Source information
A computed fold for an 89-nucleotide RNA from an Actinomycetota bacterium, annotated as Bacterial small signal recognition particle RNA. Of the family's consensus pairs, 96% are formed in the model. The prediction has a mean pLDDT of 78. Its Rfam family is "Bacterial small signal recognition particle RNA". Rfam's curators write: The signal recognition particle (SRP) is a universally conserved ribonucleoprotein involved in the co-translational targeting of proteins to membranes. By type it is a non-coding RNA gene. It was read from a public genome assembly, where an Rfam model found it. The organism belongs to Actinomycetota, within Bacteria.

[in-house]
RNA sequence: GACCCCCCGCGUGGCGACGUCCCGUAAACCCCCCAGGGCCGGAAGGCAGCAAGGGUACCCGGGCUCCGUCGGGUGCGCGGGGGGUCACU
Repeated sequence: GACCCCCCGCGUGGCGACGUCCCGUAAACCCCCCAGGGCCGGAAGGCAGCAAGGGUACCCGGGCUCCGUCGGGUGCGCGGGGGGUCACU
């Protein structure tokens, strides 16, 4: 000096898990609106408010291009360390 093996670090890619994000489902219980009925009132009118309806959402299921975190008997590159073989001085 060349080649090979092992270890460590960094960069980058791939893969996986999770998160983010998206979709679906989804409330007697959260929000809105509240028929009927109730309450107050002499009345006019007012109050609280169940169900239905509307909205949102935990959970759950699915997707996951990008992004984030983590992981490995992961590809490549770079750097450091250790060992071996060969050649030369």